[in-house]
Context: one part of a larger RNA
């Protein structure tokens, strides 16, 4: 030095891959909201409406649009609100400029007239102050002057002045004093009726008026509020929220159906039956009479057409038909059917009578009017939100399904009040003191019942005895008397609770001094009224702001529970007290439920309990919970409460009591169970045993004048009783826990179910743990409260590090405390229709309605905004005015 190959800088260029920004981008992803299908768990019966109570086998409701219901006028009562004010209003008249297109209407005069400004009185009529202060007279008065010209006491906001305190312009929540609004309490005074006494001559002078004291009625006076307008809310008149009667009324319209008369027409096979009259024969003296033809009567028969409509309770019953249709059946020469014409008409016709029928209407036709009749009854009554929030009692009522009146309710307004605190007040308690006559007790305490015995004379009654009797003796039952016993009273009660009722715990007191007085009367006694001073621990506890007034809905069927009572056999009765629930109320237990039990509720978020419950349904102990008791061929399982009794069990488990047991009980198994004697009576018999009395003795270890089978009586057996064998507890009565007996019904069955037996059951008791709108904390949302903070300019002082933001003052900010709710009330509604004045917008570049499975906001009533449709009209705000809101009404009308 060529090549060749690796590696490393730089440049350039190409490709790729990340990161940041923007743009654009879906059939795919992710959120948001809202509708619609399915649907597991969980809660949940269907609205309305009457109703003590509805989900109701109580009523209305199929759906869907539109329409529908507290209005207006005149007066009145209260209350707010403006003008004016001892007035005050022009509405009646009457006039003229402006305005305006005209007219109303505004405006101007008059104050006649309306309510107020005086009231009593039946009426003639009368008709509203007192204080001081002198003089007469000291009984009444009466004169005269004066007074901000309306009395006294007492409570009284607010001013005011001293004191005191501070942060010393000035302010105070503290002490004392003073003037005292309104408005409340007493107490005077005055006017007007009325009443009792009672005096004088005062003025036109004897007649009347006037004057006084003292009582009584008065919707009155004591220095006045009213009157005009608007506007809410009440009641009453009116059609009077809205729909609806059964009735009354007075004029019409109807006999074409139909009833019925009357005039006039029209219609009604066939067969039976055979009446009176006549004809012949026979009989008879004769009246007559049989017989046998002949007629051919009748509200007569059978049947036809026709007229009717019995029966099938047949057909049919959205038919053929708002009354037919078939079989079947009634009459069918008559009181027959039937045509036309005429006549009666609505308290009236007409009726062979059924209240039949009178135009499908008849126990009073139909039409329109009064009439929108009236209805204590029946239904219905329409936006939303917030605050209170009941009554079914009390009296009256041709009052009982209804009212009115007190009650209980809402609105409203005024007077104080508001640290502590005073005053006031309380469904409480206290201490004081009064009331009471219920519970309970009582009946040897009064009244009334009521049981038993004892003891007793007298004296009454009844029956013996003894007697001729005898108020003579004597038994005896009773009654009566003492003393006693047993047992009772809503209309006995000596006694006498508990709860309850009244009152009272201070300034209006309390102490002291003085005055009045016609009352009272020894006595300045009594009472009492006034006037002045003085005392402030403000005179139990506890809790709360209290107090007046005007107004007005609803409601005036209640029902349930503990205790207490009344009728009643009894009831889920009927009726009452008291106090609490339900009704008008949900929430958690009670399986289920108006009222039991817990507990009341803005929308939330932890948390914690009550009642209840922790085998599973089902959230909670799978305690290695404790201790008893129960076995049930019909266990048993939680207030109210969804039942079981008397009686009875040797299931079993406690217990009080009395008894037997080593001196051997009791049970078992064995023996023995005797003589008197076949005790006496009675009996046909009775011998331990049909029955009456009695009920002893021996002899024994024991042995009844006899438990019980048995027999005509007897016998035999067997108990009581004693032995033996055995070895330790054993018998009897009662008594109460659980379990059983008692315990039978109709559709199939319910401790809620399942199911559970050392329990998932009864009894006792321990821990834990489960969850309500209840309790505790925190957020939110509204009411209501708070003499609660924020409005001009200066300086000042205090505090902050600075800023920012709030303040339609009918606003903004702070704090607290509260929240159910039917009938009903009140307030807000920047809830929603229409229409008019103002004012400010929108709109063919698309209003207005109407769609809409787009977006959002308000507690809600509703609103805005996109997007489709649609084609000319619309809205927001400030007034003003309403024929302003629907789910219902057997609602109207129209659709499905």
């Nucleotide at each position: 030095g060529a090549c060749c190959g690796g590696g490393u800088g730089c440049a350039c260029g190409a490709g790729g891959u990340c990161c940041g920004c923007g743009g654009c981008g879906a059939u795919g992803c992710c959120g948001g909201a809202c509708c619609c299908c399915c649907a597991u768990c969980c809660g949940c019966c269907c609205c309305g409406c009457c109703u003590u109570g509805a989900a109701a086998c109580a009523c209305g409701g199929a759906c869907c649009a539109a329409g529908a219901a507290g209005u207006c006028u005149a007066a009145c009562g209260c209350g707010c609100g403006c003008g004016c004010g001892a007035g005050u209003c022009a509405g009646a008249g009457g006039g003229u400029g402006u305005c305006u297109c005209c007219g109303a209407g505004c405006c101007c005069c008059c104050a006649c007239g309306g309510c107020g400004c005086a009231a009593u009185g039946a009426a003639g009529g009368u008709a509203a102050c007192g204080g001081c202060c002198g003089g007469c007279a000291a009984c009444c008065g009466u004169c005269g002057g004066u007074c901000u010209c309306a009395g006294g006491c007492g409570g009284g906001a607010u001013c005011c002045c001293c004191g005191g305190g501070c942060u010393c312009c000035g302010c105070c929540g503290c002490g004392g004093g003073g003037c005292g609004c309104a408005c409340c309490g007493c107490c005077g005074g005055c006017c007007c009726g009325c009443c009792u006494c009672g005096c004088u001559c005062g003025u036109u002078a004897c007649g009347a008026c006037a004057g006084g004291a003292g009582g009584u009625g008065g919707a009155g006076c004591u220095u006045g509020a009213g009157c005009g307008c608007g506007c809410g809310c009440g009641g009453g008149a009116g059609u009077a929220c809205c729909c609806g009667a059964a009735a009354g009324a007075g004029g019409g319209u109807g006999a074409a159906c139909u009833a019925u008369g009357c005039c006039u027409g029209g219609g009604c096979a066939g067969g039976g039956u055979g009446a009176a009259g006549c004809c012949a024969g026979g009989g008879g003296a004769a009246a007559c009479c049989c017989u046998g033809g002949u007629g051919g009567a009748g509200g007569c028969c059978c049947g036809u057409a026709g007229c009717g409509g019995u029966c099938c309770u047949g057909a049919c019953g959205u038919g053929c038909a708002a009354a037919u249709c078939g079989g079947u059946c009634g009459u069918c020469c008559g009181a027959c059917c039937u045509g036309g014409g005429u006549a009666u008409a609505g308290g009236g016709g007409c009726g062979a009578a059924a209240g039949a029928c009178u135009a499908a209407u008849c126990g009073a036709a139909c039409c329109a009017u009064c009439u929108a009749g009236u209805a204590g009854c029946u239904g219905g009554u329409u936006c939303c939100c917030u605050c209170c929030g009941a009554a079914g009692u009390u009296u009256c009522c041709c009052u009982c399904a209804g009212g009115a009146u007190a009650g209980c309710u809402g609105g409203c307004a005024c007077u104080c009040g508001c640290u502590c605190a005073a005053a006031g007040c309380a469904g409480u308690u206290u201490u004081a003191u009064c009331c009471g006559g219920u519970a309970a007790a009582g009946c040897g305490a009064a009244u009334g019942a009521c049981u038993a015995g004892a003891g007793g004379c007298c004296u009454u009654g009844g029956g013996g005895c003894c007697g001729a009797a005898a108020c003579g003796a004597u038994c005896u039952c009773a009654a009566c008397c003492u003393a006693u016993u047993c047992u009772c009273a809503a209309a006995c009660u000596u006694c006498a609770a508990a709860u309850g009722g009244g009152u009272a715990a201070g300034a209006g007191g309390c102490c002291c001094g003085g005055c009045u007085c016609g009352c009272u009367g020894g006595c300045u006694u009594g009472g009492a009224g006034c006037c002045g001073g003085g005392c402030g621990u403000g005179g139990a506890a506890u809790g709360c702001g209290a107090g007046u007034g005007c107004u007005c809905a609803g409601u005036g069927g209640g029902c349930c529970a503990c205790u207490u009572u009344u009728g009643g056999u009894a009831a889920g009765c009927a009726g009452a007290a008291c106090u609490g629930g339900u009704g008008c109320u949900g929430c958690g237990g009670g399986a289920u439920g108006a009222a039991c039990c817990g507990a009341a509720c803005g929308c939330u978020g932890g948390g914690u309990u009550a009642a209840g419950g922790c085998g599973c349904c089902c959230g909670a102990c799978g305690c290695c919970g404790a201790c008893g008791c129960u076995c049930a061929u019909c266990a048993g399982a939680g207030c109210c409460c969804a039942c079981a009794a008397a009686a009875g069990g040797u299931g079993u488990u406690g217990g009080u009591u009395g008894a037997u047991a080593u001196a051997g009980a009791c049970a078992g198994c064995a023996g023995g169970a005797c003589g008197g004697u076949g005790g006496c009576c009675a009996u046909g018999g009775a011998a331990g045993u049909u029955g009456g009395a009695a009920u002893c003795c021996g002899c024994u270890a024991a042995g009844g004048a006899g438990u019980g089978u048995g027999u005509a009586a007897c016998a035999a057996c067997u108990c009581a009783c004693c032995u033996g064998c055995c070895g330790a507890a054993u018998c009897a009565a009662c008594u109460a826990g659980c379990c059983c007996u008692g315990a039978a019904a109709a559709u199939g069955g319910a401790u809620g179910g399942c199911g559970c037996u050392g329990g998932a059951g009864c009894g006792u008791u321990g821990g834990g743990c489960c969850c309500a709108u209840a309790c505790c904390c925190g957020g939110c949302c509204g009411u209501c409260g708070a003499c609660g903070g924020c409005a001009g300019a200066a300086u000042g002082u205090a505090c902050a590090u600075c800023c920012a933001c709030g303040g339609u003052a009918c606003g903004c900010c702070u704090c607290g405390a509260c929240g159910a709710g039917u009938a009903g009330g009140a307030g807000g509604g920047c809830c929603g229709c229409c229409g008019c004045g103002g004012u400010g917008g929108c709109g063919c570049u698309g209003a207005a309605g109407c769609u809409u499975u787009g977006g959002g906001c308000g507690u809600g009533a509703g609103c805005c905004c996109g997007a489709g449709u649609g084609g000319a009209g619309c809205c927001g705000c400030c007034g003003c005015g309403g024929g302003u809101g629907c789910a219902g009404a057997u609602c109207u009308u129209g659709g499905u």
Predicted 3D model of an 896-nucleotide part of an RNA (large-subunit ribosomal RNA, domain II) from Danionella translucida. The RNAcentral record of the full RNA draws on Rfam. Rfam family: Eukaryotic large subunit ribosomal RNA. Rfam 15.1 lists 107,465 matches to the family in 2,616 species. The family is grouped with related families in Rfam's "LSU clan". Its family is annotated with ribosome and structural constituent of ribosome in the Gene Ontology. The organism belongs to Danionella, within Eukaryota.